[in-house]
RNA sequence: UGGGUCGGCUGGACGGUCGCGUGGCGGGAGACCGCACCGAGGAACGUCCGGGCUCCACAGGGCAGGGCGGUGGGUAACACCCACCCGGAGUGAUCCGCGAGACAGUGCCACAGAGAGCAGACCGCCCCGGCUUCGGCCGGAGUAAGGGUGAAAGGGUGGUGUAAGAGACCACCGGGGUCGCGGUGACGCGGCUCGCAGGGUAAACCUCGCCCGGAGCAAGGCCAGACAGGGGAUGCCGACGCGGCCCGCCGAGUCCCCGGGUAGGCCGCUGGAGCGUCACGGCAACGUGACGCCGAGAGAGAUGACCGUCGAUGGGGCGAAAGCCCCGGGACAGAACCCGGCGUACAGGCCGGCCCAUUCG
Numbered sequence: 001u002g003g004g005u006c007g008g009c010u011g012g013a014c015g016g017u018c019g020c021g022u023g024g025c026g027g028g029a030g031a032c033c034g035c036a037c038c039g040a041g042g043a044a045c046g047u048c049c050g051g052g053c054u055c056c057a058c059a060g061g062g063c064a065g066g067g068c069g070g071u072g073g074g075u076a077a078c079a080c081c082c083a084c085c086c087g088g089a090g091u092g093a094u095c096c097g098c099g100a101g102a103c104a105g106u107g108c109c110a111c112a113g114a115g116a117g118c119a120g121a122c123c124g125c126c127c128c129g130g131c132u133u134c135g136g137c138c139g140g141a142g143u144a145a146g147g148g149u150g151a152a153a154g155g156g157u158g159g160u161g162u163a164a165g166a167g168a169c170c171a172c173c174g175g176g177g178u179c180g181c182g183g184u185g186a187c188g189c190g191g192c193u194c195g196c197a198g199g200g201u202a203a204a205c206c207u208c209g210c211c212c213g214g215a216g217c218a219a220g221g222c223c224a225g226a227c228a229g230g231g232g233a234u235g236c237c238g239a240c241g242c243g244g245c246c247c248g249c250c251g252a253g254u255c256c257c258c259g260g261g262u263a264g265g266c267c268g269c270u271g272g273a274g275c276g277u278c279a280c281g282g283c284a285a286c287g288u289g290a291c292g293c294c295g296a297g298a299g300a301g302a303u304g305a306c307c308g309u310c311g312a313u314g315g316g317g318c319g320a321a322a323g324c325c326c327c328g329g330g331a332c333a334g335a336a337c338c339c340g341g342c343g344u345a346c347a348g349g350c351c352g353g354c355c356c357a358u359u360c361g
Base pairs, nucleotide, nucleotide: 001357002356003355004354005353006352007351008350009349010348012310013309014308015307016306017305018304020039021038024035025034026033027032041332045343046342048341049340050339051338052337053216054215055214056213065212066211067210068209069208070084071083072082073081074080085099086097087096088095089094100207101206105205106204107201108200109199122147123146124143125142127140128139129138130137131136155173156172157171158170159169160168174196175194176193177192178191179190180189181188182187220267221266222265223264229258230257231256232255233254234253237251238250240248241247274293275292276291277290278289279288280287281286314327315326316325317324318323
């Protein structure tokens, strides 16, 4: 210098005018007015996981259902993060993996192919017998090295051996068992031993281990009044039993008590697993301590518009070049109980680590 890979930050700046929202202060009887402050994001998004909080349910345990799945750590918790292991890709930095179990059982393996499960002989190879027009054909026995099918065909490569072959035998690689050493562990390394002891699929049922009660701020709580309704008391009134009285019962009235839900007001509501800097522990995720800071909180819901100066990249023109002039003007998106993640979208800009190639010293 070119190419690559991983990570972090940022995502218009300044000024002016007008306007919007909560709370504060001041004025006003009130409607309202004035003043200064504060007022979206890295994803506020999707609502996919995990928690806090609230109400309901609940002795304990189980069934059903769901989630997770190498090991160790982090965390309030997680399906997240960090470190490591194993396998795969890459020259490498680095990236990828739904990383338990396929001798517990069941199912499935399309097409092709002879054969897809306790497998098989299509083309072949070899031996014997018979026939022959000498090309070969038929029958019997052996074999699985080679070819062919397939995603996958009962370890691989090379040799010995044989009629041809075959772990039949040998060396190396792979695999199983066992012992030793290292590691917290997943696992790794080494010795001895076994000719290999039997395909894949669990994002098929299933088995094993661990975790999970349900619903959600329209959760939930408080306040005052009104209405429907319910209960009690009461004695004048009315109706019925019976014409009258007593008594019983019903209805309305008056008084007292209770009173679901909706609508209204208030709380929940934002100071929190908070943010920043420094120090210490740790490889790291993260933790601990000290100091400092307060950064939206709502009514179906405010955070915007215009102007001026500047403005990265971009487009055009001039120029040999340096440079000069003109145009243009910023992505994705927007809180609603709050956090931690994941996923997705994003015009551009800046910074850093590492790898490969090349050049120079």